[in-house]
The RNA shown here (transfer RNA) has 72 nucleotides and comes from a bacterium.

């Protein structure tokens, strides 16, 4: 010091231009004598950050930042 990937809900990940979602966890009910398990409901997100394109951006372009892996 150069290429290359990745950053999304507490975790693990899906979305590749038209109002952001699943399992897990969480919380309430139900069920039990009591738990778990199951089941029904429901809370939680400035999409890492600045700009730029677009009528519109989690997606497309530029710079930080941060993590990773490859070269010197």
């Nucleotide at each position: 010091g150069g290429g290359c990937g990745c950053g999304u809900a507490g975790c693990u990940c899906a979305g590749u231009g038209g109002u952001a979602g699943a399992g897990c966890a969480c919380g309430u009910c139900a069920c039990u004598g009591a738990u778990a398990a199951u089941g029904a409901c429901g809370g939680g997100g400035u999409c890492g950050g600045a700009a730029g394109u677009u009528c519109g951006a989690u997606c497309c372009u530029u710079c930080c930042c941060g993590c990773g892996c490859c070269c010197a």
The coordinates come from a structure-prediction model, not an experiment, and the mean pLDDT is 83.